[in-house]
RNA sequence: GCGCCGAUAGUAUAGUGGUUAGUAUUUCUCGUUGCCAACGAGGAGACCCGGGUUCGAAUCCCGGUUGGCGCA
Numbered sequence: 001g002c003g004c005c006g007a008u009a010g011u012a013u014a015g016u017g018g019u020u021a022g023u024a025u026u027u028c029u030c031g032u033u034g035c036c037a038a039c040g041a042g043g044a045g046a047c048c049c050g051g052g053u054u055c056g057a058a059u060c061c062c063g064g065u066u067g068g069c070g071c072a
Stems, first nucleotide, its partner, number of pairs: 001071007010025004018055001026044006048064005
């Protein structure tokens, strides 16, 4: 230098065009308990950046950033 794959709550991950972006964990509040743990109920928290296509983009296209793998 070229090619391929990835980037979603603090962490791990699902979601291939439309319905509140889902799950686990984390964290906060409450209940339960003599206390803690465990358990139960409720809340908070995310689409890497810019542009394009579309009535509508986490999703498709282009560029960038960054990580991994391969080739030279």
This is a predicted structure of a 72-nucleotide RNA (transfer RNA) from a Candidatus Pacearchaeota archaeon. Its Rfam family is "tRNA". By type it is a transfer RNA. The coordinates come from a structure-prediction model, not an experiment, and the mean pLDDT is 81. Lineage of the source: Archaea > Nanobdellati > Candidatus Pacearchaeota.